Molecule: Lysine riboswitch aptamer
RNA sequence: AGUCUUGAUAGAGGCGCGGAUGACAUAAGUAAGCUGACAAACGGCCUUACUGCCACAGCUGGAAGGGGAAUCCGCCGAGGUUUUGCUGGAAAGUAAGAAAUCUAGUAAAGCCGGUUCUGCAAGAGAAUAUCUGCAGGACUGUCACACUGAGUGGAGAGCUAUCAUGAUU
Numbered sequence: 001a002g003u004c005u006u007g008a009u010a011g012a013g014g015c016g017c018g019g020a021u022g023a024c025a026u027a028a029g030u031a032a033g034c035u036g037a038c039a040a041a042c043g044g045c046c047u048u049a050c051u052g053c054c055a056c057a058g059c060u061g062g063a064a065g066g067g068g069a070a071u072c073c074g075c076c077g078a079g080g081u082u083u084u085g086c087u088g089g090a091a092a093g094u095a096a097g098a099a100a101u102c103u104a105g106u107a108a109a110g111c112c113g114g115u116u117c118u119g120c121a122a123g124a125g126a127a128u129a130u131c132u133g134c135a136g137g138a139c140u141g142u143c144a145c146a147c148u149g150a151g152u153g154g155a156g157a158g159c160u161a162u163c164a165u166g167a168u169u
Base pairs, nucleotide, nucleotide: 001169002168003167004166006164007163008162009161010160011159014076016075017074018073019072020071021070024067032060033059034058035057036056043054044053045052046097047096048095049094050093051092079112080111081110082109083108084107085106086105087104088103089102090101113140114139115138116137117136118135119134120133121132123131124130142154143153144152145151
């Protein structure tokens, strides 16, 4: 001085990732309210019991969730997603309930380098938005291999820099 191991710190990718905020469009002329009409059997409102409500017309008329853009903040396994477990919550009222469904949090394990386009889904969603998953294409950062050149392959448990540590030439 080179190569490698392990660790610490810093850093890069770019239509990069997440969160918050107010505005906007959508949700929706829907829910709901009022007035009038009206048969409430079947059916529906998580399950069981009881009660109640729900189908039409006119007038008035939202919100949440979901969305893209903007601004700000935190970041670069950022984060996303699947499965399973645990704790809590929800539905018209009351009582009882938690099998199933939905949902919030949390733990473990698995998968995905990033963006974007197209297709598919008896996936989510009110949705033609958007999201998620899968397949394929393009672009892109990175490493390894090859190299005149075209290229081939891999994954973030990666890559780059510095320092430390040990091994080796």